[in-house]
RNA sequence: GGUUCCAUGGUCUAGUGGUGAUGAUGUUCGACUUUGACUCGGAAGACAGGGGUUCGAUUCCCCUUGGGACCU
Numbered sequence: 001g002g003u004u005c006c007a008u009g010g011u012c013u014a015g016u017g018g019u020g021a022u023g024a025u026g027u028u029c030g031a032c033u034u035u036g037a038c039u040c041g042g043a044a045g046a047c048a049g050g051g052g053u054u055c056g057a058u059u060c061c062c063c064u065u066g067g068g069a070c071c072u
Stems, first nucleotide, its partner, number of pairs: 001071007010025003018055001027043005048064005
């Protein structure tokens, strides 16, 4: 230098064009308990940045940023 893959709550992860963006774990509130743990119920919390296509983009296309693999 070229090709290619990845980026979603604090962490891990599902989601290949329209449904309330999924689940686990963590945090927090309540119940239970003498207290704590366990268990049960609730709450907050996310689409790397910019542009384009489309009636509509986390999803498709381009560029940038960061990370991985291969080739030279």
The prediction has a mean pLDDT of 82. A computed fold for a 72-nucleotide RNA from Talaromyces stipitatus ATCC 10500, annotated as transfer RNA. Lineage of the source: Eukaryota > Ascomycota > leotiomyceta > Talaromyces sect. Talaromyces > Talaromyces stipitatus. It is recorded under the gene name tRNA-Gln-TTG-2-1.